[in-house]
Molecule: Glycine riboswitch aptamer
Organism: Panacagrimonas sp.
Order: sequence, then C1' cells, then structure tokens
RNA sequence: UCCACCCACGUGCGAGAGACCGUCGCUUGCGACGGCGCCGAAGGCGCAAACCCGCUCGUCAAUCGCUCAGGCAAAUGGAGUGCGUGGUGGUC
Repeated sequence: UCCACCCACGUGCGAGAGACCGUCGCUUGCGACGGCGCCGAAGGCGCAAACCCGCUCGUCAAUCGCUCAGGCAAAUGGAGUGCGUGGUGGUC
C1' cells in the first nucleotide's frame, strides 16, 4: 500500500402474525393476568451430507424444522444486509 475472513463500534435498510375476547388496575389510553387463534429473522433446541468407524457411538449447517423463549397497531426488538471506522491476519 492492497486484500480477505472474523470481531467490535457507529449509521441506514429490514419481514411475518388478532391494535382478538374476558377480568382487574389506573389519568383519556395504557399495563397486568387468563383464554383461544396465529408468526418466526433475538436467543434456544433438532436433523442431512460429510468425517471417524468393523458396528454402534461421536463430531457437524442453515434465512430448514420445532416453537421453550420472544413476538402479533405504533414504539421497542429484529436474522440478514449496505456504508464508514477500528482491531486481528495476510500480501507487496
């Protein structure tokens, strides 16, 4: 100087599903609890190929599945992703 993976920070984009019903509290509205119906892109859990191996066992992925958690107006959150900065590392 350049570059990729990974990590961190900042910033932007960012879906889905009842602003349902009942009870209570309180300051309109909101919150809590219960019930049924749903969503999956925080998190969590599970599995393939492949690897190991005589077998079994074990290792092992997801935006795939499960829906414990979370969520179902807005807000918040939000996987992933664009940009910027820094770190680790490598190349010259």